[in-house]
Formats: sequence, C1' cells, structure tokens
RNA sequence: CAAGUAGACCGGGCGGCCGCUCCGAUCCCAGAUCGGAUCGGGGAGGAAAGUCCGAGCUCCACCGGGCGAGGGUGCUGGGUAAUGCCCAGGAGGGGUGACCCUCGGAAAGCGCCACAGAAACCAUACCGCCCGCCGCAGGGCGGGUAAGGGUGAAAAGGUGAGGCAAGAGCUCACCGCGUCCACCGUGAGGCGGAUGGCGGGCAAGCCCCACCCGGAGCAAGGCCAAAUAGGAGGACGAAAGGGCGCCCGGCCUGUCCUCGGGUAGGCCGCACGACCCCGUCGGCAACGGCGGGGCUAGAUAGAUGGCCGCCGUCCGCUCAAUCGAGCGGAUACAGAACUCGGCUUAUAGGUCUACUUGGCCG
Repeated sequence: CAAGUAGACCGGGCGGCCGCUCCGAUCCCAGAUCGGAUCGGGGAGGAAAGUCCGAGCUCCACCGGGCGAGGGUGCUGGGUAAUGCCCAGGAGGGGUGACCCUCGGAAAGCGCCACAGAAACCAUACCGCCCGCCGCAGGGCGGGUAAGGGUGAAAAGGUGAGGCAAGAGCUCACCGCGUCCACCGUGAGGCGGAUGGCGGGCAAGCCCCACCCGGAGCAAGGCCAAAUAGGAGGACGAAAGGGCGCCCGGCCUGUCCUCGGGUAGGCCGCACGACCCCGUCGGCAACGGCGGGGCUAGAUAGAUGGCCGCCGUCCGCUCAAUCGAGCGGAUACAGAACUCGGCUUAUAGGUCUACUUGGCCG
C1' cells in the first nucleotide's frame, strides 16, 4: 500500500425569524392548579420499527401434591430478575489465515426417502471380473464375487499390503466408529490401553429423554363524577297540585326531595428506574460488590415543526497539477404512547481499535 476478519462509535453543527407541547414563577379577567400574557427551563432513536422472546406491574382463576393433554427449549459450565439472550469452553465442518457456521437421541419403535438406478433396507447385481459346461463362432446356460464402471443428494467404513480362480474385514497395519478399563477435567469431553471386523439419511414427520410454562393485557386496573332517560327510598296529594300565555270550558299529567349504578368528561396508573455517568475491587469474560455524582420527553387525536443564511461531510466535473480554488449534486433509515432486558430487520455517509494474508522499501 492492497485485500480482508472481528469489535466499538458517530450519524450533522451554529445563528436568525415564526410556531407546538410540558414544567416553574409572576401577572390579568368575577374566578380557575384548568383560560390568557410575560419570563425562565425540558422536549425522540440507534433503531423510538417488527411485536419475535423474557420480565416488572395490574386484574381474573387457583388449598397442596401427582398424573395426563397442549406448547416451548435442547452440547457443557457460568452470568442474569428472567430468557430462545450474553460470556467462556467442547466437538464437528469451512477458510492459507484473522475468523466463521452448526449442535440431545436414528443401536426403543413407527413412518418416509421423488427421479434415476439391479438395489434406498434383512434386500439385491445392469455392465464388468472369475470358474464350470455347451457351441466352429458371435455367444448362451449355471455358479461365485462386489474390487472396478454406471445411477443417484445418499449405495453396506477409508487407505495400503497380504490373500484368492476372481474377490471380499477374508486377514493384517494405520485412520474412523462402537463397547469396556485406567488417568485428567465440575462438565461437554480429552488422552492412553484393551476389545468388536463394525450396513445409509430425515427427529423442521410421529416419537423418546431432560428441563420449563395458569390466562389476559395500560383500551390492564383504580378514583371523582354532569345533562337526559330509567331504578330504589321518603314526603305531600286524590273535590288538590302542575302543564296547554291569562279567565271559563275542555284536554293532558302525580309533584318534590334524597340515594346509588352507569355514560360523557376529568384525575391517577405515568416518568426515580432490574436508571445513567465516573472511579475502584473481584472475575479470562458475561457480570457483580463498594464509593461518588446526576435527574434525563410525557402528548391523548396525539407536541418535538417550518423557512432562511453560514459552515461541515461525501461524490462528480473543470482549473491547478504540491497545498488548493470554483461550479453542480447528495446528506440516510426512520419517529415515543405503561416500562425495562434482549433478538431481528432498515440505515446516505464517516471515524477508531485489534488482528490476518499478500506486495514493496529500509
């Protein structure tokens, strides 16, 4: 310098004008924490998103335990409030490498394995190889075999040697696999020895094993509480009272008070929390302990915006061809709605750290 691997971070800045929302103080109107004015202060994110996991909180259900159904998770150890998350480790696979990907059981049982192929699981041989017989011959028949060819995503452990008519774990060595033993490790496992000649895949098909799980969700839930209608209780009334503007007639009708439920509306939940920052200690780490400091949006049809100027960053073109100058363009994804911990997805452009491989120079 080029190409990469892993991780962390930023994701516009300043000013002016006009607005929105919340909080505090003062003032105005008869009054108001609620309307208005002035001043001061706070006002989106790394994902606020998807709502995929795990929790807090709330209501409902539930004596305790067991079994079953249903759902979920799945190497080991640890972290955490908890997790399907995170950290460390193990094994297998990929990459020259930094590093990345995957993860219970197929020797309990059932089921499935398209097409091709002889054969996809107790079975088999298309070509080939070998032996025997027949035939003048091309070849045919019977038997042996599974090394080679062929089919396929996958074909009865792999390589080599011996052996054989040809072959074959048939025998042997090494590698792989299973079982047993010893040692090491908390464990997954590792390593060594002995032993068995050792037949595929799919569990995201059913299933088996281990562990976990009650349901609904802030429109949860709680409080205050109009008008109208309806409900309950009480008082008065029946030749009365009230209404149809007044009087007569006529017509209609009980009147008043209190209480409680619910609706509109308002308040709480709702912004101090598994919170954030710094230091220190323990731990490989995730994380935890201690000490100090900080307060950091709260709307309810939903505020956090609009315009202008300057600057920044990146890209292209022209000039210069060292610094640079001018012009043009771009400046993303997206936006709280009870809260928190994760995961996933989207994202213009940029920064930093550690490491790997290759090239060049000293």
Predicted 3D model of a 362-nucleotide RNA (Bacterial RNase P class A) from a Dehalococcoidia bacterium. The RNAcentral record of the sequence draws on ENA. The coordinates come from a structure-prediction model, not an experiment, and the mean pLDDT is 78. The organism belongs to Dehalococcoidia, within Bacteria. The gene name in the source record is rnpB.